Model confidence (mean pLDDT): 76 of 100. The RNA shown here (Bacterial RNase P class A) has 427 nucleotides and comes from a Chloroflexota bacterium. The model forms 95% of the base pairs in the Rfam consensus. It is recorded under the gene name rnpB. The sequence is in RNAcentral, with records from ENA. Its Rfam family is "Bacterial RNase P class A". Rfam classes the family as a ribozyme.

């Protein structure tokens, strides 16, 4: 510098105008608030006290679609809602049973199916070696990287394997072929050769097929098989090194040779109450209900038929002993005031300071802890974060909060960067 490959960051910038949510300050106006002070009344045991009212002057609390100043204002996925966890209410003695999740090892977190590191298969890439029809193919060995629902099919158990094919799965499976026998025929140079039909062997060999029950090479046999041997392969079982371990390495034994789906049931282990911010909580007009509030009515008059006035009587207070008496207010059935539970409208909290971001020092392969320092970064409720003009660049994608966070997935115009492996060049 080429290729390959795997991360990490940004998401047009930069100024004028005008706008719009929230956070604070100041002017401005309304409302509430009686502790202070001012005024006005009235009481007593009077240098003072107490009691009831007014006004809105100072404080103090609340509001405003009012005016101005300041600061601040979507994402890397805000998304889907696919999985965990806080947080709220509801349930709940304790086992178990059903459900329904997860599913190599180790670690990390609040937790997780998420992350890290390892393990093993599988792919890819290099290299080597063989065989070639030169296009490769097959085997072993490596590791830039990529992928795994990766616990159990070998011994609990069922079930399925599509089409081909005779046969598809627990002492498998004759379709053709081979080989003995037997019985019948043909031919001819009279011992052969060769048809068909019966019984019987026989997984070596053809054929199907993803897949047909370990490879080669002998021994063996009528042929013929791990039926026996010999190397390799695989599985068990069992020791031994190494690793926290999943695993590796290696010895020895056993002819055991055992197909594949557990993303069908199912067997182990381990996890799991439910329902979600319209959770949930506080205030509380209106209408509705519950309660209270001294008292009682009746006669006459006018009446525009609504109601209006007066008598006597009732209730309450005054005339400082009482009882007539006199006055002076009040009620008279229907609204009114009051008090009370629930709680609609509606209004407040939940609601943004946090499993928070940046720096630095430490521990650790890392994922990620700990300390310490500095910062506050949207909080609306019809729902704001836009709209215009310049200029300048590489012309600018996917797409917006709505109870909070950790993940996964999806979608993205483009730029910037850093490992790493493999080639080539210079020095």
């Nucleotide at each position: 510098c080429a290729a390959g490959u795997c991360g990490g960051c940004c998401a047009g910038g930069c100024g004028g105008u005008c706008g719009c949510g929230c956070c604070u300050c100041c002017u401005c106006c309304c409302c509430c608030u009686u502790g202070c002070a001012u005024c006005c009344c009235c009481c007593c045991a009077c240098u003072g006290g107490g009691g009831g009212g007014a006004a809105a002057g100072a404080g103090g609390g609340g509001g405003g679609c009012a005016g101005g100043g300041g600061g601040u204002g979507a994402g890397g996925a805000a998304a889907g809602u696919c999985c965990g966890g806080g947080c709220u209410c509801c349930a709940c003695a304790g086992g178990g049973c059903a459900c329904g999740g997860u599913g190599c090892u180790g670690g990390g977190u609040a937790a997780c199916g998420c992350c890290c590191a390892g393990g093993c298969g599988g792919g890819g890439g290099c290299g080597c070696a063989u065989c070639c029809a030169c296009g490769g193919a097959u085997g072993c060995g490596u590791u830039a990287c990529c992928c795994g629902a990766c616990g159990g099919a070998a011994a609990a158990g069922g079930g399925c394997c599509a089409c081909a094919g005779a046969a598809a799965a627990g002492c498998a499976g004759a379709c053709a072929g081979c080989c003995g026998g037997g019985g019948u025929g043909g031919c001819c140079u009279a011992g052969g050769c060769u048809g068909c039909c019966c019984c019987g062997g026989u997984g070596a060999u053809g054929g199907u097929g993803a897949a047909a029950a370990g490879g080669u090479g002998g021994u063996g046999u009528a042929a013929g098989a791990g039926a026996c041997c010999a190397c390799c392969g695989g599985c068990g079982c069992u020791c031994g090194u190494g690793g926290u371990g999943a695993c590796a390495c290696g010895g020895g034994c056993g002819g055991c040779c055992a197909g594949g789906c557990a993303u069908c049931c199912c067997c182990c282990a381990c996890c799991g109450g439910g329902a979600g911010c319209a959770a949930g909580g506080c205030c509380a007009a209106g209408c509705a209900g519950g309660g209270g509030c001294a008292a009682a009515g009746u006669c006459c008059g006018c009446u525009u038929c609504g109601g209006c006035g007066g008598g006597c009587g009732c209730g309450g207070g005054a005339c400082g002993g009482c009882c007539c008496g006199u006055c002076c207010c009040g009620g008279c059935u229907g609204a009114g005031c009051c008090c009370c539970g629930g709680g609609u409208a509606g209004g407040c909290c939940g609601c943004c300071a946090g499993a928070g971001g940046c720096g630095g020092c430490g521990g650790g392969u890392a994922a990620c802890c700990g300390c310490c320092g500095u910062c506050c970064c949207a909080g609306a409720u019809a729902g704001a974060u836009g709209a215009u003009c310049g200029c300048c660049c590489a012309c600018g994608a996917c797409a917006g909060a709505a109870c909070c966070c950790g993940g996964c997935u999806u979608a993205u115009c483009g730029g910037c960067u850093g490992g790493c492996u493999u080639g080539g060049g210079c020095g």